[in-house]
């Protein structure tokens, strides 16, 4: 770069360079943002996905309203809302629930 798997309504700040755009892709909305947007670096802090380690269970898997130095991520708004099938309600043609797909991120694992 693909591929499979699981998760994706919950959580996390501050300083410093820098100088205008960010919120995945298209389109609509909506919203951050010279009271400093991405980006970098430092510190800090969230989480339990791998690893540990500590229990339970009972067979080498599963479970924890266990831990958290270690590998990665993350620290506006449900993946900020919607858009595709589709069932329901409920209406005058719109609205609101639901289930699923697709995309998209983030772990792993085997190429």
């Nucleotide at each position: 770069u693909g591929c499979u798997u699981a998760u994706u309504a919950a959580g996390a700040a501050a300083g410093a360079c820098u100088g205008a755009g960010g919120g995945a892709a298209u389109g609509g909305g909506c919203c951050c943002u010279g009271u400093g947007a991405a980006g970098u670096c430092u510190u800090g802090g969230c989480a339990a996905c791998c690893a540990u380690c500590c229990g339970a269970u009972u067979u080498a898997a599963u479970c924890g309203a266990g831990a958290a130095a270690g590998g990665u991520g993350c620290c506006a708004a449900a993946u900020c809302c919607c858009a595709c099938u589709u069932c329901g309600a409920u209406c005058a043609u719109u609205u609101c629930g639901g289930a699923g797909a697709a995309a998209a991120a983030u772990a792993a694992g085997a190429g």

The RNA shown here (SAM riboswitch aptamer (S box leader)) has 111 nucleotides and comes from Balneolaceae bacterium UBA3186. It matches the Rfam family "SAM riboswitch aptamer (S box leader)". Rfam links the family to the GO term regulation of gene expression.